[in-house]
RNA sequence: CGCGCGGGAGAGUCUUCGACCAGCAUCGACCGAAGCGCCGAAGGGGCAAUUCCUCCCCGGAACCUCUCAGGCACCCGGACCGCGCG
Numbered sequence: 001c002g003c004g005c006g007g008g009a010g011a012g013u014c015u016u017c018g019a020c021c022a023g024c025a026u027c028g029a030c031c032g033a034a035g036c037g038c039c040g041a042a043g044g045g046g047c048a049a050u051u052c053c054u055c056c057c058c059g060g061a062a063c064c065u066c067u068c069a070g071g072c073a074c075c076c077g078g079a080c081c082g083c084g085c086g
Stems, first nucleotide, its partner, number of pairs: 001086007012036001014035005021028001037072003043068001044066003050062004
């Protein structure tokens, strides 16, 4: 570094519209789109603050910060941690 297994957080399944099921209509669940709100632990940007590395400066890094991306029922994903193997 790679593979396998296990653990693994946060934030609206809010509003509107459309499709679908049902179907006189309404209500309801799911899906998609838009809007606003929100989260950060894939990735990405930044050192302006914080922290760490260094005696200091410079510089670098981060679970720090920004939210571009991603995410906000479940599933999937998921930094990181543990075990095993190459």
The RNA shown here (Glycine riboswitch aptamer) has 86 nucleotides and comes from uncultured Nocardioides sp. It matches the Rfam family "Glycine riboswitch aptamer". From the family's description: This family represents the bacterial glycine riboswitch. The organism belongs to Nocardioides, within Bacteria.